[in-house]
A computed fold for a 73-nucleotide RNA from Patiria miniata, annotated as transfer RNA. It matches the Rfam family "tRNA". The coordinates come from a structure-prediction model, not an experiment, and the mean pLDDT is 81. The RNAcentral record of the sequence draws on Ensembl Metazoa and Rfam.

RNA sequence: GGCUGGAUAGCUCAGUUGGUAGAGCACUGGAAUGGUAAUCCAGAGGUCGCAGGUUCAAACCCCGCUGCAGUUU
Numbered sequence: 001g002g003c004u005g006g007a008u009a010g011c012u013c014a015g016u017u018g019g020u021a022g023a024g025c026a027c028u029g030g031a032a033u034g035g036u037a038a039u040c041c042a043g044a045g046g047u048c049g050c051a052g053g054u055u056c057a058a059a060c061c062c063c064g065c066u067g068c069a070g071u072u073u
Stems, first nucleotide, its partner, number of pairs: 001072005007066001010025004019056001027043005049065002052062002
């Protein structure tokens, strides 16, 4: 240099082939307990890596770039 895969919440990931983005853990508050942990209930947290394009509408499709992993010379 070529090729492939992925980049989504603090972390690990899902999102079934375009229609207003979710789970588990973690965090916050509450319930319960003599108190803590565990448990139960609720909540907060996202410009979906960056920029452009297509579309009524893009995490998803197209182009370029950034950085990561693998592979090949």